[in-house]
RNA sequence: GAUAAGGGUAAACCGUGGGUAACUGCGGGACACAAAGCUGCGGGUCCUCCUGCUGAGGAUAGCCGGGCCGCCGAA
Numbered sequence: 001g002a003u004a005a006g007g008g009u010a011a012a013c014c015g016u017g018g019g020u021a022a023c024u025g026c027g028g029g030a031c032a033c034a035a036a037g038c039u040g041c042g043g044g045u046c047c048u049c050c051u052g053c054u055g056a057g058g059a060u061a062g063c064c065g066g067g068c069c070g071c072c073g074a075a
Base pairs, nucleotide, nucleotide: 001072008033009032013028014027015026016025017024018023031062037068038067039066041065042064043063044060045059046058047057048056049055
């Protein structure tokens, strides 16, 4: 980060499985994405337990920021 090239990922939804749940694996499917690759470090949001204060555990990376790695090469 371009009317470039080769590509890549895969939203909603559907099927099927896991989980109390948030959510998620696999298959189909494409909304979109120049890091929508990886990473729970900071914040946000969501779930569970407790709930008087206070906390504990979990989820979300396609909520924001940070860290690490990566393809191509016009202005």
Record summary
c-di-GMP-I riboswitch aptamer from a Desulfuromonadales bacterium, 75 nucleotides, folded computationally. Model confidence (mean pLDDT): 87 of 100. The organism belongs to Desulfuromonadales, within Bacteria. The sequence is in RNAcentral, with records from Ribocentre.